[in-house]
RNA sequence: UUGACGAAAAGGCAAAGUUGUCGAAAGGCAACGGCGCAAAGCCAUGGGUCUACAGGAUGAAACAUCCCAGGAUCGCCAGGCCGCCGAA
Numbered sequence: 001u002u003g004a005c006g007a008a009a010a011g012g013c014a015a016a017g018u019u020g021u022c023g024a025a026a027g028g029c030a031a032c033g034g035c036g037c038a039a040a041g042c043c044a045u046g047g048g049u050c051u052a053c054a055g056g057a058u059g060a061a062a063c064a065u066c067c068c069a070g071g072a073u074c075g076c077c078a079g080g081c082c083g084c085c086g087a088a
Stems, first nucleotide, its partner, number of pairs: 005086002012037002017032006035075001041081003045078003048073003055067004
C1' cells in the first nucleotide's frame, strides 16, 4: 500500500408514521421522525416484486374484467463503479 475482516473512534444514511407536493398508480421529493444499515453510497445491466396511464382483448354497457412496462423499487437478490477508520 492492497485485499480480507469488522473491535474501537469520528462521523454518515434514515424504516414505519405525520404534513406538504408531484404522479393514473406504484412510488418519488421536502420537513419532522428513527426501524435499522459497514456500503441502507451510486448505477435499472440480469432476475424478482409492485403499479397499469397509454395500448390490446372480452363485454349490451360500466368508473367493469384480463394481458402488458415504456413506469417504479438499489432498504429484494446478483453484478458493476466509488468510498471513512484500522484492533484482533
This is a predicted structure of an 88-nucleotide RNA (c-di-GMP-I riboswitch aptamer) from a Clostridia bacterium. It matches the Rfam family "c-di-GMP-I riboswitch aptamer". From the family's description: GEMM was predicted in a large-scale screen for bacterial structured RNA regulatory elements. Its mean pLDDT, the model's own confidence on a scale to 100, is 92.